The RNA shown here (transfer RNA) has 83 nucleotides and comes from a Candidatus Tayloriibacteriota bacterium. It was read from a public genome assembly. Taxonomically the source falls in Candidatus Tayloriibacteriota (Bacteria, Bacteria candidate phyla). Its Rfam family is "tRNA". Rfam describes the family as follows. Transfer RNA (tRNA) molecules are approximately 80 nucleotides in length.
[in-house]
RNA sequence: GCCCGGGUGGCGUAAUUGGUCAGCCGCGCAGCACUUAAAAUGCUGUUCCGUAAGGAGUGUGGGUUCGAUUCCCACCCCGGGCA
Numbered sequence: 001g002c003c004c005g006g007g008u009g010g011c012g013u014a015a016u017u018g019g020u021c022a023g024c025c026g027c028g029c030a031g032c033a034c035u036u037a038a039a040a041u042g043c044u045g046u047u048c049c050g051u052a053a054g055g056a057g058u059g060u061g062g063g064u065u066c067g068a069u070u071c072c073c074a075c076c077c078c079g080g081g082c083a
Stems, first nucleotide, its partner, number of pairs: 001082007010027003019066001028046006047056003059075005
């Protein structure tokens, strides 16, 4: 340099003929219950901004579209292959 795969919550990882509201499941974290106390277990909560209504958010920036995590372009980063 060329080719292929990937980048989504604090972490790992789902979600695709483009359409409900971005976020399934697990881990972690917080609170509560249980316990003499703890562990284990169970329940609830867990992106950000805003008093609220509401708004933003899927690597970054553009584009297409009524509508983009999903399609297109460029770039950045990670992994693999070829030279």